[in-house]
SAM riboswitch aptamer (S box leader) from a soil metagenome, 109 nucleotides, folded computationally. The sequence is in RNAcentral, with records from MGnify. Its Rfam family is "SAM riboswitch aptamer (S box leader)". Gene Ontology term of the family: regulation of gene expression. Model confidence (mean pLDDT): 85 of 100.
């Protein structure tokens, strides 16, 4: 940089000691113990593999299996967020539903 996913899923222990949830606000977690390391336990299944199936094929597709393989992850949709149409109620303004975008996150190159 590119590319596919981003409303599912999984937490206890020891250790630490006042933060944390990226990003301006919001809203929320935490001394009944944040963050960060450790151990052990999950939980997904994108890369690898394992069976089956299409294929001429060791190509490529598909479908499967949770594998002593490589990575993620394990409050709250990526916790809301920007723009825009619909529908309820409304003084501002709220809910709720579609669309589209930016940013980040995580795999793969």
């Nucleotide at each position: 940089c590119u590319u596919a996913u981003u409303c599912a899923g999984a937490g206890u222990g020891g250790u630490g000691g006042a933060g944390g949830g990226a990003a301006a606000g919001g809203c929320c977690c935490u001394u009944c113990g944040a963050a960060g390391c450790c151990a052990c336990a999950g939980c997904a299944a994108c890369c690898g593999g394992u069976u089956c199936c299409g294929g001429a094929a060791a190509a490529c597709g598909g479908a499967u299996c949770g594998c002593u393989g490589g990575u993620g992850c394990u409050a709250a949709g990526u916790c809301c967020g920007g723009c825009u149409c619909c529908c309820a109620a409304u003084c501002g303004u709220u809910g709720g539903g579609g669309g589209c975008a930016a940013a980040g996150a995580u795999a793969a190159g």